[in-house]
C1' cells in the first nucleotide's frame, strides 16, 4: 500500500449494528408570555410513549444446501413494478370505530382481560367517473377512486398512459468423477374442460390417450455454489474460485402463512424438534453464518478502539437524527514496494583465532587510529491538501527548517555429487545426517564443534498445496514382433470415412461490419503520491453467442459416369465342409491245428504270462480305431482346423474375356456365429493307447523317470463348456517404393513376360538393438480393438453366463526402486569341439592296521608364550627350549632407567682379578692385588671417559597383515596379459589374439580391416657328457736309473688319469618320404651327444584384503614406579583322547658269526685327533702331524662264505630294573650314550589315499650346518639299480573356440515353496451398531383452502321503527393435502 477462521453452517457472556416523521393525528410533560373570578384559560416553544405513514425485501454475513426452480452467454413472450420523470384528469358530500388516556382486575415476570373517553393523510358507505374491469361484433349494459396539511405558496392524495429501475417466467449452448449405477417415469407424456397465478405451463383437478427420457450416457451414487478472476504454462492445458465486482441459496433444524409494490421475511410472526437462560414450578424469554469480543476446535488468523469530516443509504418541506455500510487508527515480517544500520583513508599486514610442510599461510584494510556525512530513528519549532459556503474523526498527522551525535538499528541457511562454497578437532554402522544417490565399522570437505568460506538479506530455512520440468492420458505431441499394449477367428447393426463430372441449397466452412461479451484485472500510453509498491484516465484486444453476406471444399438433395465393388460366360486346381457307401494292412481276442518250456520285460532285474500247453508257427473268424508308401520350406480354409477310396449335395478363392449394374465401397462399439485340447450331461461303442489306481523296480525316500497290468477317456448321435505360448507373440482394408534365387495354380505360346499364391537372400529406409524388408516392422490415408513403473492381482466383492468345472468384467488398501528388453565381456555348465599334464590307464613302492620319533587339535595347568588352518597350517617360523635362548608363571627387585641424544656439576682411581659377609639370585657391603687416556699454550684450557642431579626422552616378542614398505606362498614354468594408430559399432566393446597347418610354447607358417610394438615363451648364465690347447704340486707314474720286505720310496718324466683355465662341437646341418613348392614332421647319415642332450637358475598382468607390525622397517592407537628393566625357580617336555609327517619292524631277497673290496663330496685350531697303552663297551691315559690335493675325522654300507628253517622264532625291538660313560655352573623336572637284565604290541594291514616315466623308482652307507651336548628331521654325496606306459572313453586340473544363462561378492551364484512366532494391511464368517434412502400403514402441530354454523357482531341495505332480518366479518367444528413423529418391511455405505 494490501491482507488477515482455509477447521466446528460448533456454542455464545456484554455493548452496538434500522429508524424516521409534530408540515398526517388526539393527548401527555416541561418552560416562556399574556389574561384571571386565582379553581383556571388561552398563545409560543421545546420533548414526545401511541395511532398513522415511509423504510424495515437495501445495506452487512455466511457457503451448510444445490450437478440444476442455480450459473455464464446469446435470444425470447404471456407479466407485475413502491419511491422517480413526464403527460391527461379529478380530489364532492357524509358516516361508525380504536389506541393514547382514566378506573377496575389477574400474574413472580413476560404480559393480559374488562368498563369508560378521543382524534385523523387510520377505517368505511354514497356521488361522478377520462380511464380500467367484464359481457358484447358493435352500439351500449354492469362494476369500480380519491386525504388532507399549511407560513397562501407549496407539499400531498386519486385514476389513467408513457418512460426509467427492478423484478418473475420460457428456450437454444456450455457446465465435475463413476457403467462393479442400463434402463428410468403413473401427474409420468400429451390433449380437452375446469380452477389457480401478476404471468405461461400438470401449477392443480376431471375425463381421454399411450406416451415422455435414455449408450451423444437417462436414472442411482459420490462431490462441489456458479462466474468475471487468479496461479503456473512458450502455447494448449492443468489446478483452483481468499480479498474485490456479479448472480445464486440460507440466517439454530424442519413446516407455514400474514403484511407489503417487493418476503414465503438474519437483528417479523405461528407450529414442531434439539439446545440454553428466568422462574414464585404455575409459566415465560432466546437464536452473532452484522461489528467488536468469549469458550471450543485447529498447525493457524487482529480491537468488546474513534467518527459520521468524506462517499453512500433511511426517514424528513427542511434543520437535522440514524447508519459496527462506510471512511480512519489499533494488532500481526503474512504479503509487495522503498530506505538505512555509515564513507573515505589506514601495513607494525598489530594482537587474538585457526591452519601449518613451523618457514609460513589466511581472517585482512578487516580493526584501531585519523578525517568526514547525517538519510532513518531521536530533541526543538512550523504546519497542510483531503472542504464548491460551513462542518476534520485520521491529526499536531504528512510535509517543512533547526539541533546533536557515527551515534540507536544484521541475521539465517548451506559447504560429498546435483549445486555456489574446505580444512582441523572429537566421534568410531556409536552418536547422528538424508530431497535422490547414499555417509558413519580410527586418519569422515557428507554426524558434531572450530576457522575459513559460498548463497540471500530485515529476512532466511523448513514443512504442506499447486502448476512446470513430465512428450510420464501426447489435440497441439506418444505407443502396441521381442520392453506394458492386436480382441482366437469371421459376418454384421449403430456410428465414423468414401471414386469421378454437373446443378440446385447454405449445416459445417470462410469473410466482413453491426450488436454483445457489467466493472474491476491482463496489456499498452499518460498523469498522481519525492521513488516504486499502489492510485487516476484513456485505449486496445482474445474466445464465445446472435445478425449479415459468398459458394471453392465437406455435407444435403437432384441428375449423369465407369477405373472401386458386383453380376455374367469360359477356363484349370484342390487333405474346404456335409452325409451315405466301400477297401486293405496292422494290433487285440476267438476256433482249430503244428510244437515244447520257456515267453516276456529292461540298464540290469522282477511283478506278469505259460505244462489247464504260453511264446513261435498255419488255417478261420469277431470286433473296433486309424489311414503306410505317395509327402514336398506342397495344398485347401476366416481362424481352430483338413490326409484311404467312390458317390451325392454343397462354399470359397483364381485365371481369360470385357456383355451387364452403376459407388452399390472400408471399416465395425454393442449382437451374432464358429471356435484345439481336456472336461460335463444322456445313450451307445469299446480293439489299441492310457490320467487314475495296483503292483514290480530305481531310490535315502520315489507319491516320479523304467517295467507289467489297468479305469474314466480317446471314437459315434445330441446337448454344454468357449478357454490355449487359439503365436507370424506382427488387427482388416487400399494406394506407393531396387532386384535375386526357388515352389504351386492359371494365361500368352515358350526365348521369355504376366496374374494369384508360398517360401529363402538381399537395397533403400525404418528400429534401443535383435531384426524387418513389394505378404514390412518402409512411405501414408481410414476404421476397431488395447497400454501407460513393479507386485498385490490371469486376485477380491459385485454384476454377467454356466448342471458342474469355471468363464467374463474388473479394484483398492498395502509393499516397493526397481521391475523388464536387446546388446556386451567375464565367470559358471551333471553344453559341444580341439589340445595337455604321473591327471587316468600300464607299472614299482609306500601311509592308513603296530611301537616309538616329531608337529598339532583339544583338554588340563599359575604359566603350558606366540604365529601358521584345504590345496597354498600340521619334522611349518624353530640351521637344536636343562640355565640361556624366552618372548609366558610365581615370588623378589629397580625407576631418566640394560641401550641413545641434549644441559648442569664433580672426577680423572676407568675397568679388571681374588677374599670374606648376608641373601635362592639380582643386589648391598667390606678387604685386598693388578691397573694410570690423548692433545696442550700446562689454565680443567680442548677433546674424550666415568659417577651424580633435574627435565626432556629412552623402553614395549603391547593391538591393528583389514591402515602399510620389503619379503614370500599359490594358481604355474601354465601360455598366455596388454598398447599405439586404423576400421566397424548409437553405445558398453569388437577387430589385432579368430580361420586353416604346426609346435613344448600367442613356437612358426599362411589366410586375412588390420598394421606394427611391448612384457612374458625360446637363447643369453651355471653344472655334467665327448674332444683339444696350456700348466705339473701337496696329484699321475708309460718309458730310463736307484731302492725296499712291501710301497710314485727317489732321481726323472709331462705321455696317462686328474685338477682348472681357455677353446671345438648339434645347426632339422646333409639325404629321402608326407605336407600348399610353406611352418613343420617321419625315417636315415655322421657322431660322445639329435631334434629343448640331460639337471639348475630364471616365475608375465594379474588372483586369493594369501601369510608375516614376533627378522626388519613404519602409519595410527595404547602402557610409562610398569604392558618397560634386572634376579631365582617353574613352563614351553603336562595326558583320557584325535590328525599330519617320519623311523623301526612283522623276518629267509633275511637275522647272526666271519671275511674284508671298491666311492663321492665334505668339516676341521677353545679343532680334527694318527701310532701306542687300559677297559667287554660307552669311554679313558698319551700325544706324533696338520690352517690340509700332503696330516686327520675315515670303519664305507650293500657285497661274499658259513649257520639257523617258518617259530612270535638266534624275527622285532618297545617297556623296566640295576651298573656305568660323556658333556656341561648344574642332567629331579628334562640330556645323548654303554654294558649286563627284561623281551610289550606286532606274522604286511577296511574304508580311502600318496609318489615315481632311467641313471629315476626301489635300496645301501658317507658328509654337512645347528651345536658345550643332544637328529627317526633337514640339506647334500655317492654305491647297486629296475617294471611300465595299448591309449585320452571316464575322475582331477588347465589352455582355446563355441553354446546357453534369470550367475557379476561371478555355481562355495542365484533362487522356489511349506512350516513356527509376532506384527501390519485387505477379503471371508458369526455378530454389534451407525448414517443414508424407498415403500405400505398410523397420528395429523401450525397455517392455507374447501365446506358448516342453533355461538359473537359498529358502519353498508330493506322493513319496521328503534328493533329485528339481509349481507358480510370474527369464532367454533367437519375435510383434503402437509411438517415432526411413531411402526413393519426393503436398498444402499459404513466404523
Nucleotide at each position: 500500500c494490501a491482507u488477515g477462521c482455509u477447521u466446528a453452517a460448533c456454542a455464545c457472556a456484554u455493548g452496538c449494528a434500522a429508524g424516521u416523521c409534530g408540515a398526517a393525528c388526539g393527548g401527555a410533560a416541561a418552560a416562556u408570555g399574556a389574561u384571571u373570578u386565582c379553581g383556571g384559560u388561552u398563545a409560543u416553544u421545546u420533548u414526545u410513549a401511541g395511532u398513522g405513514g415511509c423504510a424495515a425485501a437495501c445495506g452487512a454475513g455466511u457457503g451448510a444446501g444445490u450437478a440444476a426452480u442455480a450459473c455464464g452467454u446469446g435470444g425470447g413472450a404471456a407479466u407485475c413494478u413502491a419511491c422517480c420523470u413526464c403527460u391527461u384528469g379529478g380530489u364532492g358530500g357524509g358516516g361508525g370505530a380504536u389506541a393514547a388516556c382514566u378506573g377496575u382486575g389477574g400474574g413472580a415476570a413476560a404480559c393480559c382481560a374488562u368498563a369508560g373517553c378521543u382524534a385523523a393523510u387510520a377505517c368505511c358507505g354514497c356521488a361522478u367517473g377520462u380511464g380500467c374491469u367484464u359481457g358484447g361484433a358493435a352500439a351500449c349494459a354492469a362494476g369500480u377512486a380519491a386525504a388532507g396539511a399549511u407560513u397562501u405558496a407549496u407539499c400531498g392524495c386519486c385514476a389513467a398512459g408513457a418512460g426509467a429501475u427492478g423484478a418473475g417466467c420460457c428456450c437454444g449452448c456450455g457446465c465435475c468423477g463413476g457403467a462393479u449405477u442400463a434402463g428410468g417415469u403413473a401427474g409420468u407424456u400429451g390433449g380437452u374442460g375446469g380452477g389457480g397465478u401478476a404471468a405461461u405451463g400438470g401449477c392443480c383437478u376431471a375425463c381421454c390417450a399411450a406416451g415422455c427420457c435414455u449408450g451423444u450416457g437417462a436414472u442411482c451414487c459420490g462431490u462441489a455454489g456458479c462466474u468475471g478472476g487468479u496461479c503456473u504454462g512458450a502455447g494448449a492445458g492443468g489446478a483452483u474460485g481468499a480479498u474485490c465486482a456479479g448472480c445464486c441459496a440460507c440466517a439454530u433444524u424442519g413446516g407455514g402463512a400474514u403484511u407489503g409494490a417487493g418476503a414465503u421475511a438474519c437483528g417479523g410472526c405461528c407450529c414442531a424438534g434439539a439446545c440454553u437462560c428466568c422462574u414464585a414450578c404455575g409459566g415465560g424469554a432466546g437464536g452473532c453464518a452484522g461489528c467488536a469480543g468469549u469458550g471450543a476446535g485447529g498447525a493457524a488468523u487482529a480491537u468488546u478502539g474513534g467518527a459520521c469530516a468524506a462517499u453512500g443509504g433511511g426517514g424528513g418541506a427542511a434543520a437535522c437524527c440514524c447508519u459496527g455500510a462506510u471512511c480512519c487508527a489499533g494488532c500481526a515480517a503474512u504479503g509487495c514496494c522503498g530506505c538505512g544500520u555509515g564513507a573515505g583513508u589506514g601495513a607494525a599486514g598489530a594482537a587474538g583465532g585457526c591452519c601449518u610442510u613451523c618457514g609460513g599461510g589466511u581472517c585482512g584494510u578487516a580493526a584501531a587510529g585519523c578525517u568526514c556525512u547525517u538519510u532513518c530513528a531521536c530533541c526543538c519549532a512550523u504546519g497542510a491538501a483531503g472542504a464548491u459556503g460551513a462542518u476534520g474523526a485520521c491529526g499536531g498527522u504528512a510535509a517543512u527548517g533547526g539541533g546533536a551525535g557515527a551515534a540507536g538499528a544484521a541475521g539465517c541457511c548451506c559447504c560429498g555429487g546435483c549445486u555456489a562454497a574446505c580444512u582441523c578437532u572429537g566421534u568410531g554402522c556409536c552418536a547422528g545426517c538424508a530431497g535422490c544417490c547414499g555417509c558413519g565399522g580410527u586418519a569422515a570437505u557428507a554426524c558434531a564443534g572450530a576457522g575459513g568460506g559460498g548463497g540471500c538479506u530485515a529476512g532466511c530455512g523448513u514443512u504442506g498445496u499447486u502448476c512446470g520440468g513430465a512428450a510420464u492420458g501426447a489435440c497441439u505431441g506418444g505407443g502396441c514382433g521381442u520392453a506394458a499394449a492386436g480382441g482366437g477367428u469371421g459376418c454384421g447393426u449403430a456410428g465414423g470415412c468414401g471414386g469421378u463430372u454437373g446443378u440446385u441449397u447454405a449445416a459445417g466452412u470462410a469473410a466482413a461490419g453491426u450488436g454483445u461479451u457489467a466493472a474491476a484485472u491482463c496489456c499498452c500510453c499518460a498523469g498522481g503520491c519525492u521513488c516504486a509498491a499502489c492510485c487516476u484516465g484513456g485505449g486496445a484486444g482474445u474466445c464465445g453467442c446472435a445478425u449479415u453476406u459468398a459458394a471453392a471444399c465437406u455435407g444435403a438433395a437432384u441428375g449423369a459416369c465407369u477405373a472401386g465393388a458386383g453380376u455374367g460366360u469360359g477356363a484349370a486346381a484342390g487333405a474346404g465342409g456335409a452325409a451315405a457307401g466301400u477297401g486293405g494292412a496292422a494290433u487285440u481276442c476267438c476256433u482249430a491245428g503244428u510244437g515244447u518250456a520257456g515267453a516276456g520285460g529292461u540298464g540290469a532285474a522282477a511283478u506278469u504270462c505259460g505244462u489247464a500247453g504260453a511264446u513261435a508257427u498255419u488255417a478261420g473268424g469277431a470286433g473296433g480305431a486309424a489311414c503306410a508308401u505317395c509327402a514336398g520350406a506342397g495344398g485347401c480354409g476366416a481362424a481352430g482346423g483338413c490326409g484311404g477310396c467312390u458317390u451325392u449335395c454343397u462354399g470359397g478363392g483364381u485365371c481369360a474375356c470385357a456383355a451387364c449394374u452403376g459407388a452399390c465401397g472400408c471399416u465395425g462399439a454393442g449382437g451374432c456365429a464358429c471356435g484345439a485340447a481336456a472336461g460335463c450331461g444322456u445313450g451307445g461303442g469299446g480293439a489299441g493307447c492310457a490320467a487314475a489306481u495296483a503292483g514290480g523296480a530305481u531310490u535315502a525316500g520315489a507319491g516320479a523317470c523304467c517295467c507289467u497290468a489297468g479305469u474314466a477317456g480317446u471314437c459315434c448321435a445330441c446337448g454344454c463348456c468357449c478357454u490355449a505360448a487359439a503365436c507370424g507373440a506382427u488387427g482388416a482394408g487400399c494406394g506407393c517404393u531396387a532386384g535375386a534365387c526357388g515352389u504351386u495354380g492359371g494365361a500368352a505360346a515358350u526365348u521369355u513376360u504376366u496374374c494369384a499364391g508360398u517360401g529363402u537372400c538381399g537395397c533403400a529406409g525404418c528400429u534401443a538393438a535383435c531384426g524387418c524388408a513389394u505378404g514390412a516392422a518402409g512411405c501414408g490415408c481410414u476404421c476397431c480393438g488395447c497400454c501407460u513403473g513393479a507386485g498385490g492381482a490371469u486376485u477380491a466383492c459385485g454384476g454377467u453366463c454356466g448342471c458342474a468345472a469355471g468363464a467374463u468384467u474388473a479394484a483398492a488398501a498395502c509393499u516397493u526402486a526397481a521391475a523388464g528388453g536387446a546388446a556386451u565381456u567375464g565367470a559358471c555348465g551333471g553344453g559341444g569341439g580341439c589340445c595337455c599334464g604321473c591327471a587316468c590307464a600300464a607299472g614299482c613302492g609306500g601311509u592308513g592296521g603296530a611301537g616309538c620319533a616329531u608337529g598339532u587339535g583339544g583338554u588340563u595347568u599359575a604359566a603350558u608364550u606366540c604365529g601358521a588352518a584345504u590345496c597354498u597350517a600340521c619334522g611349518c617360523g624353530a640351521a637344536a627350549a636343562a640355565c640361556c635362548u624366552u618372548a609366558c608363571c610365581a615370588g623378589u627387585u629397580c625407576u631418566u632407567g640394560a641401550c641413545a641424544u641434549g644441559g648442569g656439576g664433580a672426577u680423572c682411581g676407568a675397568g679388571g682379578g681374588c677374599u670374606c659377609u648376608g641373601g635362592a639370585a639380582a643386589c648391598a657391603g667390606a678387604g685386598u692385588c693388578c691397573g694410570u687416556c690423548a692433545g696442550u699454550u700446562c689454565g680443567g684450557c680442548u677433546g674424550g671417559a666415568u659417577c651424580c642431579c633435574a627435565c626432556a626422552c629412552a623402553g614395549g616378542u603391547g593391538c591393528u597383515g583389514c591402515a602399510u614398505g620389503g619379503c614370500u606362498g599359490u594358481c604355474g614354468u601354465c601360455a598366455g596379459c596388454u598398447c599405439g594408430u586404423g576400421u566397424c559399432g548409437u553405445g558398453a566393446g569388437a577387430u589385432g589374439u579368430u580361420g586353416g597347418g604346426u609346435u613344448a610354447a600367442g613356437u612358426c607358417c599362411u589366410a586375412u580391416a588390420a598394421c606394427g610394438a611391448g612384457c612374458g615363451c625360446a637363447a643369453c648364465c651355471c653344472u655334467u657328457g665327448u674332444c683339444c690347447u696350456u700348466a705339473g704340486u701337496u696329484g699321475c707314474u708309460a718309458a730310463c736309473g736307484g731302492g725296499u720286505a712291501a710301497a710314485g720310496c727317489u732321481g726323472a718324466g709331462a705321455a696317462c688319469u686328474u685338477u682348472a683355465a681357455g677353446g671345438a662341437g648339434a645347426c632339422u646341418g646333409c639325404c629321402a618320404g608326407c605336407g600348399a613348392u610353406a611352418a613343420g614332421u617321419u625315417g636315415g647319415c655322421g657322431g660322445a651327444a639329435g631334434g629343448u642332450g640331460a639337471g639348475g637358475a630364471u616365475g608375465a598382468c594379474g588372483u586369493c584384503a594369501g601369510g608375516u607390525c614376533a627378522u626388519c622397517a613404519u602409519g595410527g592407537c595404547c602402557c610409562u614406579u610398569a604392558u618397560g628393566g634386572a634376579c631365582u625357580g617353574g613352563g614351553c617336555u603336562a595326558c583320557a583322547c584325535a590328525c599330519g609327517u617320519g623311523c623301526u619292524a612283522c623276518a629267509a631277497u633275511g637275522g647272526u658269526g666271519g671275511u674284508g673290496a671298491c666311492a663321492g663330496a665334505g668339516g676341521a685350531g677353545a679343532g680334527c685327533g694318527a701310532u701306542g697303552g687300559g677297559g667287554u663297551g660307552a669311554c679313558c691315559c698319551g700325544g706324533a702331524g696338520c690352517u690340509g690335493a700332503u696330516u686327520u675325522c675315515a670303519a664305507a654300507a650293500a657285497g661274499c662264505c658259513a649257520u639257523c628253517u617258518u617259530a612270535g622264532u638266534u624275527c622285532a625291538g618297545a617297556u623296566u630294573g640295576c651298573u656305568c660313560u660323556c658333556u656341561g655352573c648344574a642332567a629331579c623336572u628334562c640330556g645323548a650314550g654303554a654294558g649286563c637284565a627284561u623281551g610289550a604290541a606286532g606274522c604286511c594291514g577296511a574304508a580311502a589315499u600318496c609318489g615315481c616315466u632311467a641313471g629315476u623308482a626301489a635300496u645301501c652307507g658317507c658328509g654337512g650346518a645347528u651345536c658345550a651336548g643332544a637328529a627317526c628331521g633337514c640339506c647334500g654325496c655317492g654305491g647297486u639299480g629296475a617294471a611300465u606306459a595299448c591309449g585320452u572313453u571316464c575322475a582331477c586340473g588347465g589352455g582355446c573356440c563355441u553354446u546357453g544363462u534369470a550367475c557379476a561378492c561371478a555355481c562355495c551364484g542365484c533362487c522356489c515353496g511349506u512350516c513356527a512366532g509376532g506384527u501390519c494391511a485387505u477379503g471371508g464368517g458369526a455378530g454389534u451398531u451407525g448414517g443414508u434412502u424407498c415403500u405400505g400403514c398410523c397420528c395429523g402441530a401450525a397455517g392455507c383452502c374447501g365446506g358448516u354454523u342453533u355461538g359473537c357482531u359498529a358502519a353498508c341495505c330493506a322493513u319496521u321503527u328503534u328493533a329485528u332480518g339481509g349481507g358480510g366479518g370474527c369464532g367454533a367444528c367437519c375435510g383434503u393435502a402437509u411438517a415432526c413423529g411413531g411402526u413393519a418391511g426393503g436398498g444402499u455405505c459404513g466404523a
About this RNA: Predicted 3D model of a 1391-nucleotide RNA (small-subunit ribosomal RNA) from Candidatus Hydrogenosomobacter endosymbioticus. Its mean pLDDT, the model's own confidence on a scale to 100, is 84.